[in-house]
RNA sequence: UCUUAUCCAGAGCGACGUAGGGAAACGGUCCGAUGAUGUCGCGGCAACCCCUGAUAAAUCUGCAAAGAUCAUCAGGAAGGUGCCACCUCCGGCGAAAGGCGAUAGUCUUUCGACAGAUAAGA
Numbered sequence: 001u002c003u004u005a006u007c008c009a010g011a012g013c014g015a016c017g018u019a020g021g022g023a024a025a026c027g028g029u030c031c032g033a034u035g036a037u038g039u040c041g042c043g044g045c046a047a048c049c050c051c052u053g054a055u056a057a058a059u060c061u062g063c064a065a066a067g068a069u070c071a072u073c074a075g076g077a078a079g080g081u082g083c084c085a086c087c088u089c090c091g092g093c094g095a096a097a098g099g100c101g102a103u104a105g106u107c108u109u110u111c112g113a114c115a116g117a118u119a120a121g122a
Stems, first nucleotide, its partner, number of pairs: 001122007012042005020031003026091003043084003048080002050076006058069004088115001093112008
């Protein structure tokens, strides 16, 4: 960099440390000297990879028995990541429906795109 999946659930204490911080202009909103953001330690959450078992089909390997891959379901948490304010804090770009308005426009809801995060693979 590319592909696929997920992103309204869940889970906090201590130490260090200083001034802004919640990924981007901007708007909103929230957190922050009762010390946020960050770093480290410990604890925890979850179940992507992973582990165990079950199941039907397909494919591959094998003389066969059988094994492997893929899929679904149930359970688990040893290991690899991740995560532990706010929906990815909300909006931002586009579409549809509806409300207000004056044809400008604006608001609400839903959907999609973009961007981002995490995992697995290339």
Source information
A computed fold for a 122-nucleotide RNA from a soil metagenome, annotated as SAM riboswitch aptamer (S box leader). Of the family's consensus pairs, 97% are formed in the model. Its mean pLDDT, the model's own confidence on a scale to 100, is 82.